[in-house]
Context: one part of a larger RNA
RNA sequence: CGUAGGAAAAAUGAGAAGAUCUGUUUUUAGUACGAAAGGACCAAAAUAGGUGUACCUAUGGUGUACCGGUUGUAAAAAAAAUUGCAUAGCUGGGUAGCUAAGUACUUAAAGAUAACCACUGAAAGCAUAUAAGUGGGAAGCUUACUUCAAGAUAAUUUUUCCCUUAUUAAAAGGAGGUUCGAGAAUAGAACUUUGAUAGGUUGGAUGUGUAAAAAUAGUAAUAUUUUAGCUUACCAAUACUAAUAACCUUAUUG
Numbered sequence: 001c002g003u004a005g006g007a008a009a010a011a012u013g014a015g016a017a018g019a020u021c022u023g024u025u026u027u028u029a030g031u032a033c034g035a036a037a038g039g040a041c042c043a044a045a046a047u048a049g050g051u052g053u054a055c056c057u058a059u060g061g062u063g064u065a066c067c068g069g070u071u072g073u074a075a076a077a078a079a080a081a082u083u084g085c086a087u088a089g090c091u092g093g094g095u096a097g098c099u100a101a102g103u104a105c106u107u108a109a110a111g112a113u114a115a116c117c118a119c120u121g122a123a124a125g126c127a128u129a130u131a132a133g134u135g136g137g138a139a140g141c142u143u144a145c146u147u148c149a150a151g152a153u154a155a156u157u158u159u160u161c162c163c164u165u166a167u168u169a170a171a172a173g174g175a176g177g178u179u180c181g182a183g184a185a186u187a188g189a190a191c192u193u194u195g196a197u198a199g200g201u202u203g204g205a206u207g208u209g210u211a212a213a214a215a216u217a218g219u220a221a222u223a224u225u226u227u228a229g230c231u232u233a234c235c236a237a238u239a240c241u242a243a244u245a246a247c248c249u250u251a252u253u254g
Base pairs, nucleotide, nucleotide: 001151005162006161007160008159009158010157011156015148016147017146018145021049022048023047024046025045026044027043033038052105053104054103055102059100060099061098062097066093067092068091069090070089071086072085073084074083075082109143110142111141116136117135118134119133163254171250172249173248174247176192177191178190179189180188197242198241199240200238201237202236203235204234207230208229214225215224216223217222
């Protein structure tokens, strides 16, 4: 821009893409078959691998704004405390998120057929799967399963809202802003004071592992007061801060 007015929401599915994989064991059965050796079809069940998708409850990894330990050095004398630098100085753990080696699921079935195998059966008193007629038959084809999909220009369908020449102004969208289960930019989703959108604060959870100061005990190291102190991304509550006001676009009766 189009889909002959402007919007919002929900559907249909022409068509497209993906996936549709394989082994082993058991039963049938040591049966059919075979002199023996050996050894099934069909059918049923169990289990494993591969591939793919999703997820993070548990098992783990990571976790450079969380907690602890510790070395050297520096910070107006020392001690203590704290901080900087040394790969995050080194090191023991670890929330959210992300993640696999982890967890969950992962295809059966129907139809029409190919090669091929058949039934009935004439032309041609026989024969013949074919001429009329009727069946079986593949990881392939069409469905079925998952995803996308009306620029499918033959441009679809349904529902709702708005404008009707008025004192004109409704319905909606955009932009701006606070953000995110979203994200390269766009887009999408939530919110914008009639407000919990983000930050802060308070409480909790989680992690770490018992802070500083002081008192008491001990010559001292240290111990106790102390499940302490601190705590990122998690869960709630709470307008304290920032989402203010203004702005832009679309209609003329199709």
RNAcentral holds the full RNA, with entries from ENA. Large-subunit ribosomal RNA, domain VI from Candidatus Vidania fulgoroideorum, 254 nucleotides, folded computationally.